[in-house]
Context: one part of a larger RNA
RNA sequence: UGACGGGGGCCCGCACAAGCAGCGGAGCGUGUGGUUUAAUUCGAUGCAACACGAAGAACCUUACCUGGGUUUGACAUAUAGGUAGUAGUGAAGUGAAAGCGGAACGACCCUUCGGGGAGCCUAUACAGGUGCUGCAUGGCUGUCGUCAGCUCGUGUCGUGAGAUGUUGGGUUAAGUCCCGCAACGAGCGCAACCCCUGUCGUUAGUUACAAGUGUCUAGCGAGACUGCCGGUAUAAAACCGGAGGAAGGUGGGGAUGACGUCAAGUCAGCAUGGCCUUUAUAUCCAGGGCUACACACACGCUACAAUGGGCAGUACAAUGGGAAGCGAAAGGGCGACCUGGAGCGAAUCCUAUCAAAGCUGUUCGUAGUUCAGAUUGUAGGCUGCAACCCGCCUACAUGAAGCCGGAGUUGCUAGUAAACGCAGGUCAGCUAUACUGCGUUGAAUACGUUCCCGGGCCUUGU
Numbered sequence: 001u002g003a004c005g006g007g008g009g010c011c012c013g014c015a016c017a018a019g020c021a022g023c024g025g026a027g028c029g030u031g032u033g034g035u036u037u038a039a040u041u042c043g044a045u046g047c048a049a050c051a052c053g054a055a056g057a058a059c060c061u062u063a064c065c066u067g068g069g070u071u072u073g074a075c076a077u078a079u080a081g082g083u084a085g086u087a088g089u090g091a092a093g094u095g096a097a098a099g100c101g102g103a104a105c106g107a108c109c110c111u112u113c114g115g116g117g118a119g120c121c122u123a124u125a126c127a128g129g130u131g132c133u134g135c136a137u138g139g140c141u142g143u144c145g146u147c148a149g150c151u152c153g154u155g156u157c158g159u160g161a162g163a164u165g166u167u168g169g170g171u172u173a174a175g176u177c178c179c180g181c182a183a184c185g186a187g188c189g190c191a192a193c194c195c196c197u198g199u200c201g202u203u204a205g206u207u208a209c210a211a212g213u214g215u216c217u218a219g220c221g222a223g224a225c226u227g228c229c230g231g232u233a234u235a236a237a238a239c240c241g242g243a244g245g246a247a248g249g250u251g252g253g254g255a256u257g258a259c260g261u262c263a264a265g266u267c268a269g270c271a272u273g274g275c276c277u278u279u280a281u282a283u284c285c286a287g288g289g290c291u292a293c294a295c296a297c298a299c300g301c302u303a304c305a306a307u308g309g310g311c312a313g314u315a316c317a318a319u320g321g322g323a324a325g326c327g328a329a330a331g332g333g334c335g336a337c338c339u340g341g342a343g344c345g346a347a348u349c350c351u352a353u354c355a356a357a358g359c360u361g362u363u364c365g366u367a368g369u370u371c372a373g374a375u376u377g378u379a380g381g382c383u384g385c386a387a388c389c390c391g392c393c394u395a396c397a398u399g400a401a402g403c404c405g406g407a408g409u410u411g412c413u414a415g416u417a418a419a420c421g422c423a424g425g426u427c428a429g430c431u432a433u434a435c436u437g438c439g440u441u442g443a444a445u446a447c448g449u450u451c452c453c454g455g456g457c458c459u460u461g462u
Stems, first nucleotide, its partner, number of pairs: 003462003007459007015449002019412005026302008034293002042053002064288007073126001077125007088105002093100002108117003128277002131275003137271002139266003142262001144260001149188006155164003168179003194254004199222007225248001228242005304405001308364007320351003325344002330339003371402001376397007418441007
């Protein structure tokens, strides 16, 4: 100087408390450990691994295993030599395919007519490696933490390490600002500048709404600054209350992550040093595996019902996506879906009459039930060479556990939690209940900082 303390003081944060909804019990989905396996590819492992890389494992992907092939190679460059029925197409045969095989057909560009180029073959350099090392690295990322800190120049103090500034009194979300002070200034952070949203004005309006501009769309501008009033205060910063206002003290949200910490993570995204491999640790193909299953944990979905389930009627969104695409009307089918093909590269058409919870009526009457839907059987539909291992959906039948969950533990302070549906990416299809967004309905509670956890400043002991 730091770090640490079951030392002290001050102060923050859904940290506790006050509340609401959960998880932990059940079934199922997914991930992980373990076990098993020929293989169950690899990585991630307290917070900060475990619906994580993976925004989608039937083949492919795929890196793993078994078996079958190839060896200048699936891919790149160079040199030398060779090559005219050459390159290319490639029949029969063999095979699971890859491959082997080779009948037959059969070219191109430049030319000084010597040849050269492209191609092919051979040879040599080399290619290749998701092989190892993230403790050799770059780049990127997580985390403390959007916490308020981290430093520098000059000066001063100290033999020096260093200190001061940055401490103190107030104040703030903030090292934010004010006052004081051997300090005076400055930098990276904070804040602001950027985007979205809430109000108003204005310009332009197609394909929007409508019958001339209100909604809407997309530009420009105004508006909020403790500006005004009262109080408190060192009459400093500032705080409390009020007015006006769509909005009030950072209006709400996002992007933005200082110096550094964890030899944190990633050599499998990419790049890259070194090491290893080179008829194999490379590469091609078929099949299998990544989907196993006594068990344990993690994240979720659905429930256990009457604030509910069923049936009938009826109302209101927003974000998005669409050409190897979205696919209307009209038919067929109980349905998944099929036929059909209008319109649309889309404010025009489609998804989509765009929703569901909601509202109205009716039924059920506390039951393992008209709750719940696992599991299983049969019959179908769709995608795709192909649904056995191992896809999704529909109809009928079947109708398991489960009657609110121990110790413990998670999220959330307002258009939030909770509830409800919708869309998208990935994608042929989908194991999405995941993720990223969107709107609809819409709460409760916060006395307070003693305690738990994390953090900041000062001080004290070591």